Formats: sequence, C1' cells, structure tokens
RNA sequence: GGGCCGCUAACUCAAUUGGUAGAGUGCCAUGUUCACAGCGUGGAAGUUACUGGUUCGAGUCCAGUGCGGCCCA
Repeated sequence: GGGCCGCUAACUCAAUUGGUAGAGUGCCAUGUUCACAGCGUGGAAGUUACUGGUUCGAGUCCAGUGCGGCCCA
C1' cells in the first nucleotide's frame, strides 16, 4: 500500500435480508431472611462507532472517516 470481517445497554450478544431495538449477566427498588447469598416481583439504562446520501421509513442499503482483528504485498 491492497483486500476481507467486526463496531448495537456497563459487559456478552440477538434483531427472520428496510417497518416503532430485545435477551442474558450486571445495576436500582421491593418481598422472602436475624443478616447475607439465592429466589420472586417491578424498574432504570441505547445519538445502533462517526459524518453524509438513498427512501414515506435505515441497526439493516450506498459513500467517506475512525477504531479493532485477519490475509496479501
């Protein structure tokens, strides 16, 4: 220098091929307990890496940029 893959909640990952973004763990509250853990119930938490574009509508499609990984030179 060229090519490919990935980037979504604090963490690990989904999202059926464009139609209002979810789960587990963790966190907060509460019940149970002498107390803790565990378990039950409820709740908060997201600029979908960033900037543009296409579209009635984008996590998803297109272009560029950044970060990480792999391959080639």

Transfer RNA from a Planctomycetota bacterium, 73 nucleotides, folded computationally. Rfam family: tRNA. The sequence was found in a public genome assembly. Lineage of the source: Bacteria > Pseudomonadati > Planctomycetota. The prediction has a mean pLDDT of 81.